[in-house]
A computed fold for a 429-nucleotide RNA from a bacterium, annotated as Bacterial RNase P class A. The prediction has a mean pLDDT of 76.
């Protein structure tokens, strides 16, 4: 100085107006409850003190890092639920951490990268069934296209009367070699063979047994045997294991109008409850599953749930980490036609443009020296060019997106900026 890897934060600040939810205190006013008092002993007046509440006044508090997607895991409500099975579904190396998870940590295998480091549903493919595009002869108890060998026919030539050389064509063998494809039944070598070939043997590879050694364990290292090698694909059915009841605060609880009806009481039917007429009496009419009262659930509608939790911030100790202990210290939205905003005016970033600034290089021109007086030689100004640095104006923009019972995770979206560790190449010391 370039190129990169992991991890972590920030995501616009400040101030002025002018609104929004919410809690506290609080002046006035209104209800309510009413202490002590009063005398006309009442269904009374008086009216401290609490309590509600409207309107004002003062203070406090007011969206994230993902509040989102609602994809797992929990809390906590409410149903259901002897035990057991099918069936659906989700998980799949090991050990840990958690309240718990399909997250996390950290190790083992596999893979990609020079390298820091990143990826992996990472159990089973000799239980069973399928599926392997396209090339290609052949994709799964393989397979003959070309090419090798071997036999049999044999155009044609050659000697010469029977052979010999050989284009081609049949029919078997062969997986050595060429060729197709992500893949083609282990690799090299020797031995064997018509030609070949784990056919045979040595050496590596890989698999499966057994037995040492190390690890908590996944595995890892050694030796020794066997058979000589048994293709992939289970985010295809499947099979193993091991987990899982269902609904979500619109969950649940508590208060409760108006109408309407279930039940219960009481009154009442010619001795008439009640209605209509009517200010009231009398009357005139209608009048009996009527009329009064009480009550269970429960609608509207209010309360709560609701926000101090598996909370956050610091120190210290255990642990490689994820986390977990001990201490100290802070309260941080709780809205529901759903607040958390609006305007200004400094600054901040990012971008565009326009001005100027340093350096470096220059044509033609001019300018100064020097000159062998040549169309010469040096130095300088210089239009433009590249480069550095972001000086100074002007416009434009400043993302993703917003709580709704609440934790712990994952995913996905994000304009810009920043901080700490590595790791790789380059040039100086």
């Nucleotide at each position: 100085g370039g190129a990169g890897u992991g991890g972590c934060c920030c995501g616009g600040g400040c101030g002025g107006c002018c609104g929004c939810u919410u809690c506290c205190u609080u002046u006035c006013c209104a209800g309510g409850u009413g202490a002590c008092g009063g005398c006309c002993u009442g269904u009374c007046c008086c009216g401290a003190g609490c309590c509600u509440g409207u309107c004002g006044a003062g203070g406090g508090a007011g969206a994230g890092g993902a509040a989102a997607g609602u994809c797992c895991g929990a809390g906590c409500a409410c149903c259901g639920c002897a035990g057991g099975g099918c069936a659906g579904g989700a998980u799949g190396g090991u050990c840990g951490g958690u309240a718990a998870c399909g997250c996390c940590g950290a190790c083992c295998g596999g893979g990609g990268g020079u390298g820091a480091c990143c990826c992996c549903a990472g159990g089973g493919a000799a239980a069973g069934u399928g599926c392997c595009g396209c090339a290609g002869a052949g994709a799964g108890c393989a397979g003959a296209c070309c090419g090798c060998c071997a036999c049999c026919c044999g155009a044609a030539g050659c000697c010469u009367u029977g052979g010999c050389u050989a284009a081609g064509g049949g029919u078997g063998g062969u997986a050595a070699g060429g060729g197709u494809g992500a893949a083609a039944g282990g690799g090299u070598g020797a031995g064997g063979u018509a030609a070949g070939a784990g056919c045979u043997c040595a050496c590596c590879a890989g698999u499966g047994c057994c037995g040492g050694c190390g690890g908590u364990g996944a595995c890892g290292c050694c030796g020794g045997c066997a058979g000589c090698u048994u293709g992939g694909c289970a985010a295809a059915c499947c099979c193993c294991a091991u987990c899982c009841g269902g609904u979500g605060c619109a969950a649940g609880g508590c208060c409760a109008a108006a109408u309407a009806g279930a039940g219960g009481a009481g009154c009442g039917u010619u001795u008439g409850a009640g209605g209509a007429c009517g200010g009231c009496c009398c009357g005139u009419c209608c009048g009996a599953g009527g009329c009064u009262c009480c009550c269970g659930g429960g609608u509207a509608g209010g309360c709560u749930g609701c926000u101090a939790g598996a909370g956050g911030c610091c120190c210290c100790c255990g642990g490689c980490a994820a986390c977990g202990g001990u201490g100290g210290u802070c309260c941080c939205a709780g809205a529901u036609g759903a607040a958390u905003g609006g305007u200004c005016g400094c600054c901040g970033c990012c971008u565009u443009u326009c001005c100027g600034g340093c350096g470096g290089g220059a044509a033609a021109g001019c300018c100064c020296g020097g000159u062998c007086c040549g169309u010469c030689c040096g130095g300088g100004c210089g239009a433009c060019c590249c480069g550095c640095g972001g000086g100074g104006g002007a416009g434009g923009g400043c993302a993703c997106a917003g709580a709704a019972c609440u934790c712990g995770g994952c995913u996905u979206a994000c304009a810009g900026g920043g901080c700490c560790a590595c790791u790789c190449c380059g040039c100086g010391g």
The sequence is in RNAcentral, with records from ENA. Its Rfam family is "Bacterial RNase P class A". The family's RNA type in Rfam is ribozyme.